Record summary: c-di-GMP-I riboswitch aptamer from a Gammaproteobacteria bacterium, 92 nucleotides, folded computationally.
RNA sequence: ACAAUUAAAAGGCAAACUGCACCGAAAGGGCAGGACGCAAAGCCUCCGGUCUACUACGUUGAUUACAACGUUAUGAUAGCGGGGUUGCAUUA
Numbered sequence: 001a002c003a004a005u006u007a008a009a010a011g012g013c014a015a016a017c018u019g020c021a022c023c024g025a026a027a028g029g030g031c032a033g034g035a036c037g038c039a040a041a042g043c044c045u046c047c048g049g050u051c052u053a054c055u056a057c058g059u060u061g062a063u064u065a066c067a068a069c070g071u072u073a074u075g076a077u078a079g080c081g082g083g084g085u086u087g088c089a090u091u092a
Base pairs, nucleotide, nucleotide: 003091004090005089012038013037017033018032019031020030022029023028036079042085043084044083046082047081048080049077050076051075056071057070058069059068060067061066
């Protein structure tokens, strides 16, 4: 240096849930509490999947511009995988 992983040591992150006169159309995110778990559960949407549908388009209804349904990411998810990249300890 590469590879491997929790046996040891030092640590790290933080699911569900709760609270907020926070952000967002929503999905979801942020802060605080809290730990289900995680060897990258550090970071990055390049590929696939999944979630949402403001906007746009179409259909139907209504009739003074509204409602319902459907399609659609440019939105979200890195704790759904793949991929890229960086990092601690050790070689039992």
About this RNA: Rfam family: c-di-GMP-I riboswitch aptamer. Its family is annotated with cyclic-di-GMP binding in the Gene Ontology. Taxonomically the source falls in Gammaproteobacteria (Bacteria, Pseudomonadati, Pseudomonadota). The coordinates come from a structure-prediction model, not an experiment, and the mean pLDDT is 84.